A computed fold for a 72-nucleotide RNA from Callorhinchus milii, annotated as transfer RNA. It matches the Rfam family "tRNA". Its family is annotated with triplet codon-amino acid adaptor activity in the Gene Ontology. Rfam classes the family as a transfer RNA. The RNAcentral record of the sequence draws on Rfam.
RNA sequence: AGUCCUGUAGCUCAGUGGUUAGAGCACUCGCCUCGCAAGCGAGAGACCCAAGUUCUAGUCCGGGCAGGGCGA
Numbered sequence: 001a002g003u004c005c006u007g008u009a010g011c012u013c014a015g016u017g018g019u020u021a022g023a024g025c026a027c028u029c030g031c032c033u034c035g036c037a038a039g040c041g042a043g044a045g046a047c048c049c050a051a052g053u054u055c056u057a058g059u060c061c062g063g064g065c066a067g068g069g070c071g072a
Base pairs, nucleotide, nucleotide: 002070003069004068005067006066007065010025011024012023013022018055027043028042029041030040031039048064049063052060
């Protein structure tokens, strides 16, 4: 080169073409405590890139980029 898989929050992962894109851990603030941890409440934070199909794309098609497996 070829072929297959993966890409969503800081990390690990969910997410039938349509409803506000969610969870756990982490982070911030508050409550609690003499104080810390734990616990409780609240908050911030993400769809790899640019196109295509579609009334509608995180999801589908092709391409690119990155990572991984196979293979020589």